[in-house]
RNA sequence: CGGUUCCGCCGGGCGAUCGCGUCGCAGGUCCGCCUGCGCCGAGGAAAGUCCGGGCUCCUUGGACACGCUGCCAGGUAACGCCUGGGCACGCCGCAAGGCGUGACGGACAGUGCCACAGAGAAUAGACCGCCUUCGCGCGAGCGGAGGUAAGGGUGAAACGGUGGGGUAAGAGCCCACCGCGCCACUGGCAACAGGGGCGGCACGGCAAACCCCAGCGGGAGCAAGGCCAAAUAGGCGGCGAGCAGCAGUCCUCUGUGAUCAAGACGCCGCGGGUUGGCUGCUAGAGCGUGCGGGCGACCGUACGCCGAGAGAAAUGAUCGUCCGACGCCGCAAGGUGUCGACAGAACCCGGCUUACAGGCGGGACCGAUGC
RNA sequence: GCGCCCGUAGCUCAGUUGGAUAGAGCGCGUGCCUCCGGAGCACGAGGUCGCAGGUUCGAAUCCUGCCGGGCGCA
Numbered sequence: 001c002g003g004u005u006c007c008g009c010c011g012g013g014c015g016a017u018c019g020c021g022u023c024g025c026a027g028g029u030c031c032g033c034c035u036g037c038g039c040c041g042a043g044g045a046a047a048g049u050c051c052g053g054g055c056u057c058c059u060u061g062g063a064c065a066c067g068c069u070g071c072c073a074g075g076u077a078a079c080g081c082c083u084g085g086g087c088a089c090g091c092c093g094c095a096a097g098g099c100g101u102g103a104c105g106g107a108c109a110g111u112g113c114c115a116c117a118g119a120g121a122a123u124a125g126a127c128c129g130c131c132u133u134c135g136c137g138c139g140a141g142c143g144g145a146g147g148u149a150a151g152g153g154u155g156a157a158a159c160g161g162u163g164g165g166g167u168a169a170g171a172g173c174c175c176a177c178c179g180c181g182c183c184a185c186u187g188g189c190a191a192c193a194g195g196g197g198c199g200g201c202a203c204g205g206c207a208a209a210c211c212c213c214a215g216c217g218g219g220a221g222c223a224a225g226g227c228c229a230a231a232u233a234g235g236c237g238g239c240g241a242g243c244a245g246c247a248g249u250c251c252u253c254u255g256u257g258a259u260c261a262a263g264a265c266g267c268c269g270c271g272g273g274u275u276g277g278c279u280g281c282u283a284g285a286g287c288g289u290g291c292g293g294g295c296g297a298c299c300g301u302a303c304g305c306c307g308a309g310a311g312a313a314a315u316g317a318u319c320g321u322c323c324g325a326c327g328c329c330g331c332a333a334g335g336u337g338u339c340g341a342c343a344g345a346a347c348c349c350g351g352c353u354u355a356c357a358g359g360c361g362g363g364a365c366c367g368a369u370g371c
Numbered sequence: 372g373c374g375c376c377c378g379u380a381g382c383u384c385a386g387u388u389g390g391a392u393a394g395a396g397c398g399c400g401u402g403c404c405u406c407c408g409g410a411g412c413a414c415g416a417g418g419u420c421g422c423a424g425g426u427u428c429g430a431a432u433c434c435u436g437c438c439g440g441g442c443g444c445a
Base pairs, nucleotide, nucleotide: 001367002366003365004364005363006362007361008360009359010358012322013321014320015319016318017317018316020041021040023038024037025036026035027034028033043342047353048352050351051350052349053348054347055221056220057219058218061251062250063249064248066217067216068215069214070213071085072084073083074082075081086104087102088101089100090099091098092097105212106211110210111209112206113205114204127152128151129148130147131146132145133144134143135142136141160178161177162176163175164174165173179201180199181198182197183196185194186193187192225279226278227277228276235270236269237268238267239266240265286305287304288303289302290301291300292299293298323340324339325338326337327336328335329334372444373443374442375441376440377439378438381397382396383395384394390428399415400414401413402412403411421437422436423435424434425433
């Protein structure tokens, strides 16, 4: 210097003119509004609505059911998010190590599944083979009985692996190492790691199959909800309880009746009217800078700042100049033209995911060149 | 704002408690039949199962995230 990858940040700047919207002030008005001035006026994703909360209403409380999450520790209001660590896998490297990814609890609680092939697919099994023995045959060999699971073969997977001993042939049958299981020890908060002893192997895979264990979750959503105004035949129908009823089910608690009918009352449904205003509403788990703590996510503290609030709903355009990309002209300095991604608030936050022209900074690795 | 469903051949649909060649009807192509066409008969082509990733020995089917389309409630 170039490339790849990862992380973080920005996502056109400044000035002028015109236009749009809320609010404030002033003026005018035929009370509909109009004019002038001033302040402010989209995002890193405002998006998808996939998670988690705040807030508000409903709700007597609990369990089951249902749903979600799942190594450990921490952060946080909380999370399926983030940080750090462990383990597994993949890539690079001779190695030390580095980078990336991970739905990463449990398969001795139980049930289930493992097609085809294959002898046998989960307390399995003997097709070829190997070995012993008996019979037949001149012989190659064939057949019977038994042993075996080393080798071959099937398969995604074959009931520990490698080496040695052993044996008729073999086999954890025995031994060493590795793996696995159990026990205590050491280090660590823990996940886990390390070395040691014991066990001769008993325990295949699938839980993004049912399930088990642990944890979390009541429901609805700003059209939540509150206040005011307006509107009206307060219209019609159904239901209203004791061996009982009330959230999907059950229980506890509470409340209610006992002659009938009607009214009132309550609930549900149909029909009719209204389709306005105010509030909730934007100062907040807020932003910036400095300092301190922490490996980090993050936390604490001091100072400073106010950055849309709204109704189907504004946030745009032109010119100049600078910045960036591309094209054309020019030997060059430069000139000229076009373009400026994705997108767009609607109660508010924290995340995740997805879209995105271009630029800046940093780390790691690779290549080239110079000293 | 809240909730649900669908995407398989050119078209309409099966297949969705995982199992190896993904099927059916219509349409399309070729041949036979006919004087010709239709009908009929025979054969054939045609599929990234919306996209991407994962679980599994194995995925149209299970899980996750996107894309497109549709429906319901307030």